[in-house]
RNA sequence: AUGUUAUCAAGAAAGGCGGAGGGACUAGACCCUGUGAAACCUUGGCAACCCUUUUCCUUAAAGAAGGUGCUACAUUCUAUCAUGCAAAUUGCGGGAGAGAUAACUG
Numbered sequence: 001a002u003g004u005u006a007u008c009a010a011g012a013a014a015g016g017c018g019g020a021g022g023g024a025c026u027a028g029a030c031c032c033u034g035u036g037a038a039a040c041c042u043u044g045g046c047a048a049c050c051c052u053u054u055u056c057c058u059u060a061a062a063g064a065a066g067g068u069g070c071u072a073c074a075u076u077c078u079a080u081c082a083u084g085c086a087a088a089u090u091g092c093g094g095g096a097g098a099g100a101u102a103a104c105u106g
Stems, first nucleotide, its partner, number of pairs: 003104006013043004021032003026079004044071004049067002051063004075098001081095001083093004
């Protein structure tokens, strides 16, 4: 790398550098951006997957030093596969697939 499991409508700022893009892919939208995008660096913060303590063994609570991750918009929204209910060319769901993060495997 691949695979397995869990979670994903909450939360959380600045500075430096850089100089035109960014919001995963495909398609359509919409939004952010020279009042400075992405990337990189520093400090803060948020979270609680690993971790620590207690509890429990069907789990739950607290902590935040360390390993991580994140720090505009629901995974920005919708579709692409299949389906339920209403409706009449649409709306409301749940699912699959894909993605992101963590732990394990390797």
This is a predicted structure of a 106-nucleotide RNA (SAM riboswitch aptamer (S box leader)) from Maribacter sp. The model forms 94% of the base pairs in the Rfam consensus. Rfam family: SAM riboswitch aptamer (S box leader). Rfam describes the family as follows. The SAM riboswitch is found upstream of a number of genes which code for proteins involved in methionine or cysteine biosynthesis in Gram-positive bacteria. Its mean pLDDT, the model's own confidence on a scale to 100, is 81. It was read from a public genome assembly, where an Rfam model found it.